RNA sequence: UUCGGCGCUCUGCCGAAUCCCCGCGUGCGGGGACCGGGGGACCCAGGAACUGGGGUGAAUCCUCCCUAAGGAGGACGGGCCAUUCCUGAUUCGGCCCGAACCCGUCAGCUAACCCCGGAGGCAGGUGGAUCAGGCCCA
Numbered sequence: 001u002u003c004g005g006c007g008c009u010c011u012g013c014c015g016a017a018u019c020c021c022c023g024c025g026u027g028c029g030g031g032g033a034c035c036g037g038g039g040g041a042c043c044c045a046g047g048a049a050c051u052g053g054g055g056u057g058a059a060u061c062c063u064c065c066c067u068a069a070g071g072a073g074g075a076c077g078g079g080c081c082a083u084u085c086c087u088g089a090u091u092c093g094g095c096c097c098g099a100a101c102c103c104g105u106c107a108g109c110u111a112a113c114c115c116c117g118g119a120g121g122c123a124g125g126u127g128g129a130u131c132a133g134g135c136c137c138a
Stems, first nucleotide, its partner, number of pairs: 010124005018033007034118006044108001052106001053103004060075006076098006085134008
């Protein structure tokens, strides 16, 4: 100096997945705020049947290679680039992702109402231009 591993702290990213209070057997239970999701009328949509159908999520579709797994490309969808005090937006450039899981024959929208979740996984970087709002100072 470089690479890899472990622990603590800090900062940051994807995501709804954060904060506070109480109790006890100290890591578990309960409650609240707030964030997120599902079910559920009139009206509207909706002919019926078959290949069942549906939900969370950006994570779908098409073409080609391949026995398949998988791979390549395109369309389209999504994320990041922290030194602007905070938030958001536009644009150019760069780097990535397009999974996984669940319900169980059942669900369009949907007021009232009912039910549920608040996990997990990563990183240690140094791109530019512009606009709006908030806040602070003069």

Background: A computed fold for a 138-nucleotide RNA from a Chloroflexota bacterium, annotated as c-di-AMP riboswitch aptamer (ydaO/yuaA leader). It was read from a public genome assembly, where an Rfam model found it. Rfam family: c-di-AMP riboswitch aptamer (ydaO/yuaA leader). Rfam's curators write: This family represents a conserved RNA structure found upstream of the ydaO and yuaA genes in Bacillus subtilis and related genes in other bacteria. The organism belongs to Chloroflexota, within Bacteria.